Model confidence (mean pLDDT): 86 of 100. Large-subunit ribosomal RNA, domain IV from a Bacilli bacterium, 341 nucleotides, folded computationally. The full RNA is in RNAcentral, with records from ENA. Lineage of the source: Bacteria > Bacillati > Bacillota > Bacilli.
Context: one part of a larger RNA
C1' cells in the first nucleotide's frame, strides 16, 4: 500500500451527483398513537416506561411487597431507523438466464367487435386436432387497466356495417360479321412473233355445304362509383382585425377557412424551447423541491382525463436521530504485498 474487520477527542452530512457506505433502531410487556381513509386500514404510526436474583403473599402462564448484586439485567448472539411532502403505477405478481426489476408487462374491472355450433379463431398439403367432451353468464380478437367523478365536438378522408335504383365491370352464354379451304360454274392462258402449255382442265374469276378464322350487338355477379350509419373504429379538434370614460385587457363585434375548430379537468408538468418564467414557502444562501399563476414552443378525456386510501429493494425534495461520508486523519487485528529462508 491492498482486502476484511475493530475503536476514536471536538464537530455531526460541512462529504458527495446523491447520506453511497457505515452508524443508528431492534426481542417481549405496559402506556400511548395524528393527518388521511375505499372505514378494512394508516399502526410496531409517532412518542414514552419496564425487563436480573432471593424470600413471602395473592385472584399463581400473572401480579404485589421487602431485600440483594452490577458501570451495565431481552447483561453475549440473533431481531424495524423514523417523520413530512410530491411524481408514477391501484394492489400481490412478471421481466431483459450473463450490465436495466422499473413508471415497462400482467392483473381484477371496463368497453368495442366477431361467433348459433360441423361456431368463430388457430395449426396442418391432407387426414385430423385445439377451441371443447365447452354452447352467447360461452369462446376468439382489439383497446383500456382497482376504486371514485367522468369520458365533450367532428362521419369530410380511411376503415367497418347496411343498402340497392342508376353507372362501370370478368369468365361464361349468344353469335351479326369475317378469313382460309373447294364440290361445282364461267372464261383458254402466256409470248412481238415463231411458238409453248392446255379439253384426263393449266391459269384467272366466282363459289354451296362442311371444317376453320374473326368475333359486333345482347345477356352477365360480387366489387368499385353511389346512398346511409358508425369514434371505448384509424384519426382530427383554426387564423386575422377591431372594440369598455386613466392605462391595460377584451365579456362584445367583423371577416376568412374548415368535417369540426379542444368541452370538463389538469397545466413551466416523466410534457415548457425561451427558462434558473413570475410570485410565495422552505435555507444565511435553493438551476432541484412544494404551492400558486397560465403566455399549454408542443396537456386533454379508454394510444383514456382528473383525483385517490393502501401498497413499492420505484423516483424526487425536506427533516429528526445517527454516525470516520467529511473537517483530518490516527491506532489496532487478520490475510496479502515487501525482506529473509
Nucleotide at each position: 500500500c491492498u482486502a476484511u474487520g475493530g475503536u476514536u477527542a471536538a464537530g455531526g452530512a460541512a462529504c458527495u451527483c446523491g447520506g453511497c457506505a457505515a452508524a443508528a433502531u431492534g426481542a417481549c410487556c405496559c402506556c400511548g398513537u395524528a393527518a388521511c381513509u375505499u372505514a378494512g386500514g394508516g399502526a410496531u404510526a409517532a412518542g414514552g416506561g419496564g425487563u436480573g436474583g432471593u424470600u413471602u403473599c395473592u385472584u399463581u402462564u400473572a401480579g404485589a411487597a421487602a431485600c440483594c448484586c452490577a458501570c451495565a439485567g431481552u447483561a453475549a448472539a440473533g431481531a424495524g431507523u423514523c417523520c413530512c411532502a410530491g411524481g408514477c403505477a391501484a394492489c400481490u405478481g412478471u421481466u431483459u438466464a450473463c450490465c436495466a426489476a422499473a413508471a415497462a408487462c400482467a392483473c381484477a374491472g371496463g368497453u368495442c367487435u366477431c361467433u348459433g355450433c360441423u361456431a368463430a379463431a388457430g395449426c396442418g398439403u391432407a387426414a385430423g386436432c385445439u377451441g371443447a367432451a365447452g354452447u352467447a353468464u360461452a369462446g376468439g380478437g382489439g383497446c383500456u387497466g382497482a376504486c371514485g367523478c367522468c369520458u365533450g365536438c367532428c362521419c369530410a378522408g380511411u376503415g367497418c356495417u347496411g343498402g340497392a335504383a342508376g353507372g362501370u365491370u370478368a369468365a361464361g352464354a349468344u353469335g351479326a360479321u369475317u378469313u382460309g379451304u373447294u364440290a361445282g360454274c364461267u372464261g383458254g392462258a402466256c409470248g412481238u412473233a415463231a411458238g409453248u402449255c392446255g379439253a384426263u382442265a393449266a391459269c384467272a374469276g366466282c363459289g354451296a355445304a362442311g371444317c376453320u378464322u374473326u368475333g359486333a350487338a345482347u345477356u352477365g355477379a360480387a366489387g368499385c362509383c353511389c346512398c346511409a350509419g358508425u369514434g371505448a373504429a384509424c384519426g382530427g379538434c383554426g387564423g386575422c382585425c377591431g372594440u369598455a370614460a386613466c392605462u391595460a385587457u377584451a365579456a362584445c363585434g367583423g371577416u376568412c377557412c374548415u368535417a369540426a375548430g379542444g368541452u370538463a379537468g389538469c397545466g413551466a408538468a416523466a410534457u415548457u424551447c425561451c427558462u434558473u418564467g413570475u410570485c410565495a414557502a422552505g435555507u444565511a444562501a435553493g438551476u432541484u423541491u412544494u404551492g400558486a399563476c397560465c403566455c399549454g414552443c408542443a396537456c386533454g378525456a379508454a394510444a383514456g382525463g382528473c383525483g385517490c386510501a393502501a401498497u413499492g429493494a420505484u423516483c424526487u425534495g425536506g427533516g429528526a436521530g445517527c454516525u470516520g461520508u467529511c473537517u483530518c486523519a490516527a491506532c489496532c487485528a487478520u490475510a496479502g504485498a515487501c525482506u529473509c529462508g